THF (Tetrahydrofolate) riboswitch aptamer from a mouse gut metagenome, 113 nucleotides, folded computationally. Its Rfam family is "THF (Tetrahydrofolate) riboswitch aptamer". Rfam links the family to the GO term tetrahydrofolate metabolic process. Of the family's consensus pairs, 94% are formed in the model. Its mean pLDDT, the model's own confidence on a scale to 100, is 75.
[in-house]
RNA sequence: UAGAGUAGGUAUUGUGCGUCAAGUGUCACCGGAUGGAAUGUUGAGGGUGAACGAAAGGUGUGAACCGGGAGAGAGAGGGGGAGAGCAUCUGCGUUACAAUGCCGCGUUCGCUA
Numbered sequence: 001u002a003g004a005g006u007a008g009g010u011a012u013u014g015u016g017c018g019u020c021a022a023g024u025g026u027c028a029c030c031g032g033a034u035g036g037a038a039u040g041u042u043g044a045g046g047g048u049g050a051a052c053g054a055a056a057g058g059u060g061u062g063a064a065c066c067g068g069g070a071g072a073g074a075g076a077g078g079g080g081g082a083g084a085g086c087a088u089c090u091g092c093g094u095u096a097c098a099a100u101g102c103c104g105c106g107u108u109c110g111c112u113a
Base pairs, nucleotide, nucleotide: 001113002112003111008103009102010101011100012099013098014097015096016095017093018092019091026050027049028048029047030046036109037108038107039106040105056090057089058088059087060086061085065081066080
C1' cells in the first nucleotide's frame, strides 16, 4: 500500500405456515447482540403496550340434509339436488426456514500478500 472477514440486505430455488388471519408492516417504551480486539455508527432482531389491517379460485372425494317413490307394506337401493369436512392444484401474504449467487464497518490494533 492492497485485500479478506460481522450483524444483516437482496435475487433465485426448495420445503413449510396462513388464507377459518396467524405472520408481516406502523407507533411508543424497555433491554441485549453485532468483522479477531477496542470504540463508535449503521442496519437487523427480542420483550411489553397501542392503533391499523388482507385474495381467493379450480378439481377430486364426500357426512348431515332435501326431494323422489320400486314396492302389498315397512317406505330400501340406484339416480337427482345440496354440501360440512378432507385431499390436491393455481394464486395471494410487504409470510417462516434452508441452500446458492450478489451486496455488506468509520477509526486504531490484529490477520493475509